Overview:
This is a predicted complex of two RNAs, RNase P RNA and transfer RNA, with 441 nucleotides together. It holds a member of the Rfam family "Bacterial RNase P class A". The family's RNA type in Rfam is ribozyme. Rfam's curators write: Ribonuclease P (RNase P) is a ubiquitous endoribonuclease, found in archaea, bacteria and eukarya as well as chloroplasts and mitochondria. Its mean pLDDT, the model's own confidence on a scale to 100, is 77.
[in-house]
RNA sequence: AGAGUCGGCCAGACAGUCGCUGCAUCGAUUGAAUGGUGUGGAGGAAAGUCCGGGCUUCAUAGGGCAGGGUGCCAGGUAACGCCUGGGCGGUUGAUGCGGUGACGCUCAACCGACGGCCAGUGCAGCAGAAAAUAUACCGCCGAUGGCCUUUGGGCACAGGUAAGGUUGAAAUGGUGCGGUAAGAGCGCACCGCGUCUGGGGCAACUCAGACGGCACGGUAAACCCCACUCGAAGCAAGGCCAAAUAGGGAUGCCAUGGCGUGGCCCGCGCCGCAUCCGGGUAGGCCGCUACAGGUGGUUGGUGACAACCAUCGCAGAUGAAUGGCUGUCCACGACAGAACCCGGCUUAUCGGUCGGCUCUCACC
RNA sequence: CGGAGCGUAGCGCAGCCUGGUAGCGCACCACAAUGGGGUUGUGGGGGUCGGAGGUUCGAAUCCUCUCGCUCCGACCA
Numbered sequence: 001a002g003a004g005u006c007g008g009c010c011a012g013a014c015a016g017u018c019g020c021u022g023c024a025u026c027g028a029u030u031g032a033a034u035g036g037u038g039u040g041g042a043g044g045a046a047a048g049u050c051c052g053g054g055c056u057u058c059a060u061a062g063g064g065c066a067g068g069g070u071g072c073c074a075g076g077u078a079a080c081g082c083c084u085g086g087g088c089g090g091u092u093g094a095u096g097c098g099g100u101g102a103c104g105c106u107c108a109a110c111c112g113a114c115g116g117c118c119a120g121u122g123c124a125g126c127a128g129a130a131a132a133u134a135u136a137c138c139g140c141c142g143a144u145g146g147c148c149u150u151u152g153g154g155c156a157c158a159g160g161u162a163a164g165g166u167u168g169a170a171a172u173g174g175u176g177c178g179g180u181a182a183g184a185g186c187g188c189a190c191c192g193c194g195u196c197u198g199g200g201g202c203a204a205c206u207c208a209g210a211c212g213g214c215a216c217g218g219u220a221a222a223c224c225c226c227a228c229u230c231g232a233a234g235c236a237a238g239g240c241c242a243a244a245u246a247g248g249g250a251u252g253c254c255a256u257g258g259c260g261u262g263g264c265c266c267g268c269g270c271c272g273c274a275u276c277c278g279g280g281u282a283g284g285c286c287g288c289u290a291c292a293g294g295u296g297g298u299u300g301g302u303g304a305c306a307a308c309c310a311u312c313g314c315a316g317a318u319g320a321a322u323g324g325c326u327g328u329c330c331a332c333g334a335c336a337g338a339a340c341c342c343g344g345c346u347u348a349u350c351g352g353u354c355g356g357c358u359c360u361c362a363c364c
Numbered sequence: 365c366g367g368a369g370c371g372u373a374g375c376g377c378a379g380c381c382u383g384g385u386a387g388c389g390c391a392c393c394a395c396a397a398u399g400g401g402g403u404u405g406u407g408g409g410g411g412u413c414g415g416a417g418g419u420u421c422g423a424a425u426c427c428u429c430u431c432g433c434u435c436c437g438a439c440c441a
Stems, first nucleotide, its partner, number of pairs: 001360010012329007020041007043335001047346002050344005055234004062266004067230005072086005087114001088112007096105003115225002120223002122219002137165002139161003144158002146155003173191006192214001193212008238286004248277006257271004279440003291313001293312008330333001365437007374390004384421001392408005414430005
């Protein structure tokens, strides 16, 4: 310098002019409309509504069953399915290193819905001999027993075998040597796996040694088991004021009942309730934006983050504001618009800029 | 703004829970019966399950993300 990858930040700028809207203030006013002045006015996703929490009502949300969610370990947090650190596994690269080989090891980047199929049950179409129980289609052997014999051997039955082939996503450990009639953990060494003991670590896990001849195939984003966790609804929650009327009718249930109460039972509270028809209003205020808040610093921590100090006030509408036009400049401007609030995740996104890591090339 | 559901052939739907062959009706095509048409009968074609990714040997079906469509929800008495 280039390429790749990961992460952070910005999201056209400036000036003029005309508008919209919240708040404060001024003039007039009982008050308001209106006008002047000052000041604030979309986002990193405001989005999807996928998680978690605040807030509000229902018992201060209580017990049980059912049901849902999460799932390596530790920590952070108000909480989480989020984040941080660690463990283990995988992919790619270093055409890396060691080994005959099975395989193991090191470094870097990235990825992982990553508890349990030795509690039980289920599933595996087609193909294939055989699909979880082991089996024998093609093969190999036929040592032993049988038959023939020219005594070299041959025949092919009983039988042995799982090395090789075939099917499949998956076939009952692998490599090498020995062994054998042919073979086979049958034996041995190593690799993988499992169990136990000891050491390290809070833990996940790991290291070393001994033992085991290999058992325990796959699937839990199959039922299920284990551990932890979850009450229900949502700002059209909910509270207050005002206005209006036919405080009506039908059906059903009604005290071992109905409703609050949600899938069910208990408990607690209330005494009528549900559906349909008919009637009325369609106005205002609060909730509403000050916060798990932003910025800067110090300290602690590997880090997420926490504590303390200083400083700032930064949208709040309800037909619903945040815009239009003109000029100049450039890199020519993407996705997109708050509606109770906040923390995440995911998805969309023209470009610019900064940083980390890896690789390649060049120079000193 | 909040909540719920749906997407499978040209149209209307089933299958999804419990994964393995995608089916029904109408429509379409060919043939037969008719002088011709309709009706009827027989036979046939047509979909990769809204899109993308994952789990699995295998996905319309299970999980995640995404796109589109539909429905419900004011208050008083």